[in-house]
């Protein structure tokens, strides 16, 4: 330098045109002598950045940045 894959909650990830989600973590309550576990409830997101397409974009297209793998 070229090709491919990836970036979504604090962490690990799902979701590929119309509701932003799961597990764990965190907070509150119940339970317990107390803690853990368990049960109930809750908060938390520029969907990497910019532009484009569309009535509508996390999702499609282009460029950029970063990470991984392969080739040279």
């Nucleotide at each position: 330098g070229g090709g491919c894959g990836g970036a979504u909650a604090g962490c690990u990830c799902a979701g590929g045109g119309g509701g932003a989600g799961a597990g764990c973590a965190c907070c509150g309550g119940c339970c317990u002598u107390a803690c853990a576990a368990g049960c109930c409830g809750g908060g938390g997101g520029u969907c990497a950045g910019a532009g484009g397409u569309u009535c509508a974009a996390a999702u499609c297209c282009u460029c950029u940045u970063c990470c991984g793998c392969c080739c040279a």
Model confidence (mean pLDDT): 86 of 100.
A computed fold for a 72-nucleotide RNA from Thermodesulfatator sp., annotated as transfer RNA.
It was read from a public genome assembly.
It matches the Rfam family "tRNA". Rfam's curators write: Transfer RNA (tRNA) molecules are approximately 80 nucleotides in length. By type it is a transfer RNA.